[in-house]
RNA sequence: AACGAACGCUGGCGGCGUGGAUAAGACAUGCAAGUCGAACGGUGACUAGUUGGCAGCAAUGUUGGCUAGUUGGAGUUGCGAAAGGGUGAGUAACACGUGGGUAAUUUACCGCAAAGACGGGGACAACCUGCCGAAAUCGUGGCUAAUACCAGAUGUGAUAUCUUGGAGGCAUCUCUGAGACCUUAAAGCUGGGGACCGAAAGGCCUGGCGCUUCACGAUGAGCCCGCGACCUAUCAGCUUGUUGGUGAGGUAAAAGCUUACCAAGGCGGAGACGGGAAGCCGGUCUGAGAGGACGAUCGGCCACACUGGAACUGAGACACGGUCCAGACACCUACGGGUGGCAGCAGUCGAGAAUCUUUCACAAUGGGGGAAACCCUGAUGGAGCGACGCCGCGUGGGGGAUGAAUGGCUUCGGUCCGUAAACCCCUGUCAUUUGUUAACAAACGUUACUGUUUAAUAGAUGGUAACCUGAGGGUAGCGAAAGAGGAAGGGACGGCUAACUCUGUGCCAGCAGCCGCGGUAAUACAGAGGUCCCAAGCGUUGUUCGGAUUCACUGGGCGUAAAGGGUGCGUAGGUGGUACGGUAAGUUUGAUGUAAAGCUCCGAGCUUAACUCGGAAAUUGCAUUGGAAACUACCCUGCUAGAGGAUUGGAGGGGAGACUGGAAUUCUCGGUGUAGCGGUGAAAUGCGUAGAUAUCGAGAGGAACACCAGUGGCGAAGGCGAGUCCCUGGACAAAUCCUGACACUGAGGCACGAAAGCUAGGGGAGCAAACAGGAUUAGAUACCCUGGUAGUCCUAGCCGUAAACGGUGCACGUUUGCUGUGGGCGGAUUCGACCCCGUCCGUGGCGAAGCUAACGCGUUAAACGUGCCGCCUGGGGAGUACGGUCGCAAGAUUAAAACUCAAAGAAAUUGACGGGGGCCUGCACAAGCGGUGGAGUAUGUGGCUUAAUUCGAUGCAACGCGAAGAACCUUACCUGGCCUUGACAUGCAAGUGGUAGAAGCCUGAAAGGGUGACGACCUCGCAAGAGGAGCUUGCACAGGUGCUGCAUGGCUGUCGUCAGCUCGUGUCGUGAGAUGUUGGGUUAAGUCCCGCAACGAGCGCAACCCCUAUGUUCUGUUGCCACCUGAACGAGAGUUCGGAGCACUCUGGACAGACUGCCUUGCUUAAACGAGGAGGAAGGUGGGGAUGACGUCAAGUCAGUAUGGCCCUUACGGCCAGGGCUGCACACGUACUACAAUGCCCGGCACAGAGGGAAGCAAUACCGUGAGGUGGAGCGAAUCCCAUAAAACCGGGCCCAGUUCGGAUUGUAGUCUGCAACUCGACUACAUGAAGCCGGAAUCGCUAGUAAUGGCGCAUCAGCUACGGCGCCGUGAAUACGUUCCCAGGCCUUGUACACACCGCCCGUCACAUCAUGAAAGCCGGUUGUACCCGAAGUCGCCGAGCCAACCCGCAAGGGGGGCAGGUGCCGAAGGUGGCUGGUGAUUGGGAUG
Repeated sequence: AACGAACGCUGGCGGCGUGGAUAAGACAUGCAAGUCGAACGGUGACUAGUUGGCAGCAAUGUUGGCUAGUUGGAGUUGCGAAAGGGUGAGUAACACGUGGGUAAUUUACCGCAAAGACGGGGACAACCUGCCGAAAUCGUGGCUAAUACCAGAUGUGAUAUCUUGGAGGCAUCUCUGAGACCUUAAAGCUGGGGACCGAAAGGCCUGGCGCUUCACGAUGAGCCCGCGACCUAUCAGCUUGUUGGUGAGGUAAAAGCUUACCAAGGCGGAGACGGGAAGCCGGUCUGAGAGGACGAUCGGCCACACUGGAACUGAGACACGGUCCAGACACCUACGGGUGGCAGCAGUCGAGAAUCUUUCACAAUGGGGGAAACCCUGAUGGAGCGACGCCGCGUGGGGGAUGAAUGGCUUCGGUCCGUAAACCCCUGUCAUUUGUUAACAAACGUUACUGUUUAAUAGAUGGUAACCUGAGGGUAGCGAAAGAGGAAGGGACGGCUAACUCUGUGCCAGCAGCCGCGGUAAUACAGAGGUCCCAAGCGUUGUUCGGAUUCACUGGGCGUAAAGGGUGCGUAGGUGGUACGGUAAGUUUGAUGUAAAGCUCCGAGCUUAACUCGGAAAUUGCAUUGGAAACUACCCUGCUAGAGGAUUGGAGGGGAGACUGGAAUUCUCGGUGUAGCGGUGAAAUGCGUAGAUAUCGAGAGGAACACCAGUGGCGAAGGCGAGUCCCUGGACAAAUCCUGACACUGAGGCACGAAAGCUAGGGGAGCAAACAGGAUUAGAUACCCUGGUAGUCCUAGCCGUAAACGGUGCACGUUUGCUGUGGGCGGAUUCGACCCCGUCCGUGGCGAAGCUAACGCGUUAAACGUGCCGCCUGGGGAGUACGGUCGCAAGAUUAAAACUCAAAGAAAUUGACGGGGGCCUGCACAAGCGGUGGAGUAUGUGGCUUAAUUCGAUGCAACGCGAAGAACCUUACCUGGCCUUGACAUGCAAGUGGUAGAAGCCUGAAAGGGUGACGACCUCGCAAGAGGAGCUUGCACAGGUGCUGCAUGGCUGUCGUCAGCUCGUGUCGUGAGAUGUUGGGUUAAGUCCCGCAACGAGCGCAACCCCUAUGUUCUGUUGCCACCUGAACGAGAGUUCGGAGCACUCUGGACAGACUGCCUUGCUUAAACGAGGAGGAAGGUGGGGAUGACGUCAAGUCAGUAUGGCCCUUACGGCCAGGGCUGCACACGUACUACAAUGCCCGGCACAGAGGGAAGCAAUACCGUGAGGUGGAGCGAAUCCCAUAAAACCGGGCCCAGUUCGGAUUGUAGUCUGCAACUCGACUACAUGAAGCCGGAAUCGCUAGUAAUGGCGCAUCAGCUACGGCGCCGUGAAUACGUUCCCAGGCCUUGUACACACCGCCCGUCACAUCAUGAAAGCCGGUUGUACCCGAAGUCGCCGAGCCAACCCGCAAGGGGGGCAGGUGCCGAAGGUGGCUGGUGAUUGGGAUG
């Protein structure tokens, strides 16, 4: 894009089309083929005329006959019924298409021409009769007509035979003449009529129709031929009337069409035969085309008519609405027997997703009959139903902004629907009502007039005029009226693909064409608003073509994606060098012929269009015919450039056979010799005192051939390696000679074909599947070890496969190069050779152009061309099943489908990863020191418990974490009691001066509830009063530590203070990307240097900042006291206080200093850098801190605050009391204290820093053993206080013990804080005195002022669980060989089937479920042949004793001729046995999915 469609939702009108695609299933009912009386007889009815009988006086009634007319039913006859209409079952065929042939034929009716039509005969229906029967039907006897039937006559003619002339052709022959001879026709009906004849009929004359013979034409049909057109080779051979001939038969006609005989042919890889599916075509749909798919409607042909068979009649049938037979089905039946055939039009049932009215009319067109009128016609013309399709029209147009309301969204400001509506002004299509009203109609016929024919005014045939005929239909059209009035939906809105938001839902419900959406903020589900697309339709499903260059003719490929046969030889086939001549098959160019419709173009008619009509073009094909001769082909004759032969020569693991050789292994024998050997990662099995291994000598036997040996040689491939001989194949080189296209490829075919395997016979040293044992291991049917059989070897045969690989078919030609190597020849040179140069053939490496998706290939092509062969067409299923062929078997070869997936795959890229590699770093290991893990306690966590034990943090990177401090509070949890605009904020409204507040009182655990003396404030105003604040009530709202850290901001942790992460421009690459950032050095460092298709830059590193170590300078109180001075005390030393002072220490400002700057040396000349040194307080970033790149972990936090969304609102909010967060069989983390003598206890005694202090720190003093108390100087601090630092040091005790270690636990008595220490505080004193004697596996920290160890301070805080955290100072080590290993990280490189990235991916068995499929005893169906049996009807043949009117003989009887019944033979449908094939099938095999 399309459709004979169906389904869902919706539906106003019209035009034109179209409508049983499935069950060629079954059919009720009606209709679809009749007609002619001008072929014929008889009969009924009616009318008219005429004539009888009867009744009656008559009128009249009734009943008959005859004649004429009209009409009905049946029959004889003629024509028609073979057309028209339906369907597509069958059919792979001359069925169809196309083009021819018929010299091999026929054709009723029709046209034209010629000739004729004489005289006779006998019957049969109808009718009458009557038998059987339910019926259908049937027979017997009798009468009768014809255009029915029969014989005879005539013979223009025709036919057969013979003779003969001419013309033509295509082999047999055909056409046309002449002559002889044979056979052979006929029917009447009707109209008119003057003369003549006749009683009449009629004769006779004249028309029309009909009849007979023949010729031609037209139309239709038959037969034959070339070409064309489905799938399948898992159908490869088929055929006996088969192929041909002769005779005979037969047909309208050729022919094995049939038959007898003879011959043995015919077809087939260009697909016979078989199987499957199928009506064919013009055309239709699609497509740029070439093609592909289809074959409805319309047209042409064919086939069929319930199924199968058969003939009859006829011009034509083997006959849709005919006959006979058989079968199935249905119906009727009196059970004896009959009847039927919608795939005609309607219609019914059935099956189905699905396909219409039991309509009108013969008015038109056409058909049949008829002289005609006319009759018939479900052909046809119309109408009806169905949005089934195409086309057209409408559902209104203009104005209209408070941009109304509802609705939606919202950032709450607004915005969208939206000029949309309302409202105002118009219009009137369609529909509605109403009026008017077509075309399709012209004939025939009748009447009148008239021409021709004729004797004629009949008749016939023409012309003119009038009349008659419409189903559709009162329809189309036209006019009028009224009123916007009656007329819009469907789908979509994540991308493809035009169109976005809200709400609901929460991996549910659902969507989905592909990708994929949905797990609480869904533009993807559902609803809504909006938008987009189409529109009386819109979507969905199905199917076809396209896109698909995805079967590639146009127009593809095969190194690695699917794909080169394992290799050669060669048949058919395909292709083929060069020159002349010829032919004209291909080729090319004209002419002619070859339905309509359709398509295209032009034009015309319906108002337009669809539709219809006219014309043109096209119909690419086929046929006939004329021309051309370049190319191909064919024929003839040549040529030598392809190919081949001859000669000479050298190279070679080319092949086959025979013979020979040495080394080694093993075994046997002998000698020497002694305890082990062997084997492995380590062992063991094994061998060995019966003497092994080792070693020497001799021997046996089999297999393989070290070194040479080389991307070296040979061969078609497989493959070939000791030496010699014999036989033999091929390639190569050099020159000439010869043949003369002999060539290339190669479907089938034939041959060769590693290893393993098989058969038979040998052989068997070593090795070694299977097997045995030992190890390893969780196991070890393996890897390792000890043994060991087939086999490996030879001969003969089979197998026929390999990653049979260059993953690259063969042949030929063309296309820049460089460099190795093997073989030959030549040149130059040489005495000769090598080196060197050239050339041919092989074999390698690197590379140009070009090719390639890239990798790569690149004169040995995967480049550019030609020829031929093989092969491929998504992955799996599967190289499998079934079938065939081969094989002894194993198996090989050929080779599917169902089903399933949305990928499978190639090459390259970036990462990540590796029990890959290289380089490097880190308290990573190692070297050390001290711990943890064991004990007790503290603290945190898990778990358990509980009314609650609030919540969060969970590997490193949670667990002395949030918490820098839970008795109440905190507090979020639980129980109970209370409040409801609320504890707190803002706004609105109303109320309220005894208002707000409030002592006190009652109740209560408190909160709360109730009462309540007293009793205000601000602004304006003289005051009244007004406003505010406050309070009460109500409404908005407050409030929430409720949820979501996976909606977020912010902050933080971690990799990691690791050295990385990127960008711009350029360049390279089809691209992803690369380069830079890699490389060589170096560094703590992507730090720096050098090199380089890169050049620069950014974030990181470093530095800049702070503390600290040194110095200078400034400052000088509350700090300092060296010098000077005064006072007090003191024997003195000296101490204390004051002045003066700022030197020193110190405080805190500024500055200096360190930069590889200098020297030596190393690396690579250099630079960077390293090592050492000098100087210096400090030396190579001096030490420490702050500082954390791009990013990762959906890491942590909604409970710090903020915040989207959701949720609660007399409660999930708020207040209060009590309880809980402290709960304890247990487990873990982090700490403290210890286990002691480097210690503990007692006494003495020395030296800090950094901090804090007003609801605070608190001195001296006094009390208490002590915690502490009393008391209060001083101090908002360099001044006072906390505040004695402790370890250390000195002296003494303890003497290795569960202790003078250790201090838990418990008791008693206290102190302090606080409203309150019961749950549940800290501290003190006395008493008590547990575990614990250095800690399993494992594990942590630390590289110097560090570890270890000692004390001090601070925050939080009423107090405290602090042994925690953050700081401060004192004492103060040991060790680092080094980078193999563990862990983490950085750079380069490599492999990858990984990319949520190795915590990845992924394989197989087993178990379960589902699906399709192979095998399978059996069961059921379809189909087929003739192999057999039976054999209806019927044609043909034969018999025909029974029967028979026409003709002949005969007076007759009878006979003859001819025929019928009946019988029989061949063939023969259905049926039975058989073959093939499909379905199903217990069970079973593998496969796919989960």
Predicted 3D model of a 1490-nucleotide RNA (small-subunit ribosomal RNA) from an uncultured prokaryote. Rfam family: Bacterial small subunit ribosomal RNA. RNAcentral holds the sequence, with entries from ENA.